[in-house]
Model confidence (mean pLDDT): 85 of 100. The part of an RNA shown here (small-subunit ribosomal RNA, 5' domain) has 501 nucleotides and comes from uncultured Chloroflexus sp. NCBI's taxonomy places the organism under Bacteria, Chloroflexia, Chloroflexineae, Chloroflexaceae, Chloroflexus.
Context: one part of a larger RNA
RNA sequence: GGAUGAACGUUGGCGGCGUGCCUAACACAUGCAAGUCGAACGGGAAGCGCCUUUCGGGGCGUGGAGAGUGGCGAACGGGUGAGUAACACGUAACUGAUCUGCCCUUCAGACAGGGAUAACCUUUGGAAACAAGGGCUAAUACCUGAUGGUCUCGCGCUAGUUAGAGAGGCGUGAGGAAAGGCUUAGGCGCUGGGGGAUGAGGUUGCGGGCCAUCAGCUGGUUGGUGAGGUAAAGGCUCACCAAGGCGAUGACGGAUAGGGGACCUGAGAGGGUGGCCCCCCACACUGGGACUGAGACACGGCCCAGACUCCUACGGGAGGCAGCAGUGAGGGAUAUUGCACAAUGGGCGGAAGCCUGAUGCAGCGACGCCGCGUGGGCGAAGAAGGUUUUCGGAUCGUAAAGCCCUUUUCUAUGUGACGAGGAAGGACGGUAGCAUAGGAAUAAGUGUCGGCUAACUACGUGCCAGCAGCCGCGGUAAGACGUAGGACGCGAACGUUAUCC
Numbered sequence: 001g002g003a004u005g006a007a008c009g010u011u012g013g014c015g016g017c018g019u020g021c022c023u024a025a026c027a028c029a030u031g032c033a034a035g036u037c038g039a040a041c042g043g044g045a046a047g048c049g050c051c052u053u054u055c056g057g058g059g060c061g062u063g064g065a066g067a068g069u070g071g072c073g074a075a076c077g078g079g080u081g082a083g084u085a086a087c088a089c090g091u092a093a094c095u096g097a098u099c100u101g102c103c104c105u106u107c108a109g110a111c112a113g114g115g116a117u118a119a120c121c122u123u124u125g126g127a128a129a130c131a132a133g134g135g136c137u138a139a140u141a142c143c144u145g146a147u148g149g150u151c152u153c154g155c156g157c158u159a160g161u162u163a164g165a166g167a168g169g170c171g172u173g174a175g176g177a178a179a180g181g182c183u184u185a186g187g188c189g190c191u192g193g194g195g196g197a198u199g200a201g202g203u204u205g206c207g208g209g210c211c212a213u214c215a216g217c218u219g220g221u222u223g224g225u226g227a228g229g230u231a232a233a234g235g236c237u238c239a240c241c242a243a244g245g246c247g248a249u250g251a252c253g254g255a256u257a258g259g260g261g262a263c264c265u266g267a268g269a270g271g272g273u274g275g276c277c278c279c280c281c282a283c284a285c286u287g288g289g290a291c292u293g294a295g296a297c298a299c300g301g302c303c304c305a306g307a308c309u310c311c312u313a314c315g316g317g318a319g320g321c322a323g324c325a326g327u328g329a330g331g332g333a334u335a336u337u338g339c340a341c342a343a344u345g346g347g348c349g350g351a352a353g354c355c356u357g358a359u360g361c362a363g364c365g366a367c368g369c370c371g372c373g374u375g376g377g378c379g380a381a382g383a384a385g386g387u388u389u390u391c392g393g394a395u396c397g398u399a400a401a402g403c404c405c406u407u408u409u410c411u412a413u414g415u416g417a418c419g420a421g422g423a424a425g426g427a428c429g430g431u432a433g434c435a436u437a438g439g440a441a442u443a444a445g446u447g448u449c450g451g452c453u454a455a456c457u458a459c460g461u462g463c464c465a466g467c468a469g470c471c472g473c474g475g476u477a478a479g480a481c482g483u484a485g486g487a488c489g490c491g492a493a494c495g496u497u498a499u500c501c
Base pairs, nucleotide, nucleotide: 001501002500003499004498006497007496008495009494010493013372014371015370016369017368018367019365020364021330026328027327028326030325031324032323035072036071037070040069041068047062048061049060050059051058052057079283080282081281089207090206091205092204093203094202095201098200099199103196104195105194106193107192108191109190111145112144113143114142120135121134122133123132124131125130151175152174153173154172155171156170157169158168181188182187210254211253216246217245218244221243222242223241224240225239226238227237228236258280259279260278261277262273263272264271265270285306286305287304288303289302308319309318310317311316336362338361339360340359344358345356346355347354348353375405376404377403378402385396386395387394388393410438411437412436413435414434415433419428445490446489447488448487449486450471451470452469456485457484458483459482460481466473467472
């Protein structure tokens, strides 16, 4: 000198774009953050209309709330960086060892039946959470049978590739499917196969930290055979067998740490960092486990254990902000319990649409960067006043006053968007912008002045009070302390502290 997710002191006019718990992965009141589909299904409250009534009500139609069965989603999006020194990440390959809902494409198909169950009605238990029994009912829920190939499995034969091979082809046997549903009649769906796309799992080469004051480590350990398991190779797991495997090219152990794109600095080499944004990983009160599913071992799902908090009728229950706001605590320190789904995107739906603290915006903070302004011209009697003085003067100083001008800003009034590809529809927003009017009007500080280092005098103080980044100043003439005048630097900021180059 540059830089920062900064903080502190003094000061503070406006706008744009960014950015804002770095500490306690501490504990959390409250609200919201994942639903949707009546064009899968049975049913159906309120309301409204008509009819009827013994005025209690009843019937029909319309209507469609809440709940339930079922489907898809909830594995995305959002947060955090605790753990992890690892195929976690980056890069380059491999998968003949694999899976992939929705989507695209293509081939073939959907035949015949069945039994339940929630909702509902009813009984019972319980303070509650909720639970149990009986009875009725539907489906694109569930089940059985049929058919079926280039699907799966077994056996036999077989060409070529390859390091090798289980991929491919031919034959044969066995096995397994569907919802002919919904519809506004257009379509939307269902089943089995081939291909694609996307996403994911696995393996490997290489690469990127500290300590040797960690030197030996290892029993599923290393390999084999067989089996189990998985979508899938594999000690992944198990039985048996062998005795191996790793290590100064740093094993093992310890401490630290999410990785990368990037960011800061530097001429570069290098050094430092990993906040915002993007990609990957890991985690979701702590530990463990599986279920469902195409996909999870699942932040706002389940079960168990633990700590903590809450409710309780003491028998038993409920909860998990490292989602968005917000609270307490910690801290030098970090924001609103805001508006809207108008846009972009996502889920569901045929659609209308619903949901969306993703997102778009607004609020707060000079936290950062950038831009603008705080007026311009003329104006010497060099006014008054301050400071200083050798008392002549010098200086603040064209500075002020005064005269003329302008209106960026500001205030008031009026008008008023783009963002919405098609008729309407805009949270932001009566915002930005535009027009008119008014009037210099509403707007300057901060640090320094001994040398480094731009900027000097006076007074006070008297090794005191104090200053200080280094050298060093202060003990009676202090350009170094304090105050004043003046000057210098930067300027809505200026200094200080911390950290990196």